Context: one part of a larger RNA
Molecule: large-subunit ribosomal RNA, domain I
Organism: Micromonospora sp. ATA32
């Protein structure tokens, strides 16, 4: 020096564990904000700091409820000083306080700072100073003013507003909108209307009550949305790569459909016009009134809302009572109010509450049944004999517990706040049928058409349909649109106004649960001071570190040593479990022994 064995050191793998994660399910909740949010800065404790809580009333204040013996959060012990059966700490509900920054809003500003005006108060001999309140902009409404320019308008000002502003994980709608890629290159095409940016809303959003489909041999369906199927079909496509429907059928939700514009009538009002008794004042007759008229706008109320076309106007039939009005009288008629009767309602169809009942949520409470013996440090284990079960889910306890503890099944409970449901009060509505007609109305810079684009399965194609910009530009039911160029017939519908629950999407958040999910190089980046330390001017990037033991019982005392550390002694079941702490592999470094050189 090599090989081997044993025993150590170092080292941290492995095994076991789990405080933390991941995924999903069910239910709830689905917004917060000028009454100042989200998010922060700085403070706040008797004794340094971090986290959490709280805000100069600062580990807390008040009220109501629960609870019942200890308490002054945690890392985190210790000491001090206190509180508490006159019910503390703690939990729930409501209120109060709530510095400074932040939309940040009196002005400024390099966020958490600086400097002000006004009113009132405190203080000073007075000034300085301090406290409370208030002072941004936009919009809407009301009022006051007020140019060019006479009226006016613009502009300015004051007041009022629980109007706006900002934030929010994903989901929605709208406006913009790529490229890597694929096509085995690449340009049409694809990726993809994706990523991303912007706007904006809600707990969902959007869509939605047919100018829809369908069918042509005949019908038939009946708003929208979502799922399955139809179907990788019909189609489209440098007919390449690829892209890719719909009707129908079966389900989910359920029985949800409504309101307007216009014609016509009336009130108020602007403009124009007219006349002197014509028009007009519900009809007839008689009287009376005197611009009330007519035309054309605006606004409000009634009316009206449909496709076997509907409505208005005109004629006419049919339901009850009372009162009032329509210039006066009579008759008729019309209109209005109210009652009866009927119907409906806060989710569209009008809209605001109150009360009662009931049932949830936000603290809690009750809650069955086991002993002996053996091993052991310890019994939940073995053995023996019992018991409960509407409870044999789960977690803990010195090993493995239905009967030890917390709980679980089941049952009970709310002063206060809050949600659902039901009922009442309350509120709202009430006509309908027939007939006649070359009368009136039925959504206009619209439909259609032309040009250029876009969306549709549809890349311009025979290209319908929907839609943007530009140009042109109809008709009103004997009308108009659609049925994939276009025409005829036939069929379906009634555009150019609006609203609409549910079935659907998502999960920041709360509660409960589940896992052929992970178990510390895994699982979130983060089980530990984690978006921390650290890096970067910045946008941004971004770690590592878990485990003594059942219990600190964390080694009194003695010895060596300056200490570190160790040897005894002691604790413990164990100390080769000693806080460099469970197990403790390998590389690597040794000691001893054997063999070889």
């Nucleotide at each position: 020096g090599g090989c081997g064995a044993a025993c150590g050191g170092u080292g941290a793998a492995u095994g076991c564990c789990u405080u933390g994660g991941c995924a999903c399910c069910a239910g709830g909740a689905g917004c917060c904000g000028a009454u100042g949010a989200a998010g922060g800065a700085c403070g706040u404790g008797g004794g340094a700091g971090g986290c959490c809580g709280c805000g100069a009333u600062a580990g807390g204040c008040c009220u109501g409820g629960g609870g019942g013996a200890g308490c002054u959060g945690u890392c985190u012990a210790c000491c001090a000083a206190g509180c508490u059966g006159u019910g503390a700490u703690c939990c729930c509900a409501g209120g109060g306080u709530g510095u400074c920054c932040g939309a940040a809003u009196g002005g400024g500003g390099a966020a958490a700072c600086c400097c002000g005006g006004c009113a009132c108060c405190a203080g000073u001999c007075a000034u300085g100073u301090g406290g409370u309140g208030u002072c941004a902009c936009c919009u809407a409404c009301a009022c006051c003013u007020g140019a060019a320019c006479a009226c006016a308008u613009a502009g300015g000002g004051u007041g009022u507003a629980u109007g706006g502003a900002g934030g929010g994980a994903a989901c929605g709608c709208g406006g913009g909108g790529a490229a890597g890629u694929g096509a085995a290159a690449c340009a049409u095409c694809u990726c993809a209307g994706u990523a991303c940016c912007c706007g904006u809303a809600g707990g969902a959003a959007g869509a939605g009550a047919a100018a829809a489909c369908a069918a042509u041999u005949u019908a038939g369906u009946g708003a929208u949305u979502c799922c399955g199927u139809g179907a990788g079909u019909a189609g489209u496509g440098g007919c390449g790569a690829g892209c890719g429907a719909a009707a129908g059928c079966g389900g989910a939700u359920c029985g949800a459909g409504g309101c307007u514009a216009a014609a016509c009538c009336g009130g108020c009002u602007g403009c124009g016009u007219g006349u002197g008794a014509u028009a007009c004042c519900u009809g007839u007759c008689a009287g009376g009134g005197g611009u009330u008229g007519c035309g054309u706008g605006g606004u409000c109320g009634g009316g009206g809302u449909u496709g076997u076309g509907g409505g208005a106007c005109c004629u006419u039939g049919c339901u009850c009572g009372a009162c009032a009005a329509g210039c006066u009288g009579a008759c008729a008629c019309u209109u209005g109010u109210u009652g009866a009767a009927g119907g409906a309602g806060u989710u569209a169809c009008a809209a605001a509450g109150c009360c009662a009942g009931u049932u949830g949520c936000u603290a809690g409470c009750c809650g069955a049944a086991c002993a002996g013996u053996c091993u052991g440090g310890a019994a939940u284990g073995g053995c023996u004999g019992a018991c409960c079960g509407u409870a044999g889910g789960c977690g803990g306890u010195g090993a493995a517990a239905g009967u030890c503890c917390g709980g679980u099944a089941g049952g009970c409970g709310a002063a206060a706040g809050u949600g659902g449901c039901u009922g009442g009060c309350c509120u709202c509505c009430u006509g309908u049928g027939a007939g006649u007609g070359u009368u009136c109305c039925c959504g206009a810079g619209u439909a259609g058409c032309g040009g250029c684009g876009g969306a549709c399965c549809c890349c311009u194609g025979a290209a319908a349909u929907c839609u943007g910009c530009c140009g042109u530009g109809a008709a009103u039911c004997u009308g108009c649109c659609a049925g994939g160029a276009c025409c005829a017939c036939c069929u379906g519908g009634u555009a150019a106004g609006c609203c609409u629950a549910a079935a659907u999407a998502c999960u920041u958040c709360c509660u409960g649960g589940u896992g052929a999910c992970c178990g510390a190089u895994a699982g979130c980046g983060g089980a530990c001071a984690a978006g921390u330390a650290c890096c970067g001017u910045g946008a941004g990037g971004g770690a590592a570190u878990g485990g003594u033991g059942a219990a600190a019982a964390g080694u009194a005392c003695c010895c060596c040593g300056g200490g570190a550390g160790g040897g005894g002694a002691g604790u413990g079941a164990a100390a080769u479990a000693g806080u460099a702490c469970c197990u403790g592999a390998a590389a690597c470094c040794g000691u001893u022994c054997g063999c070889c050189u």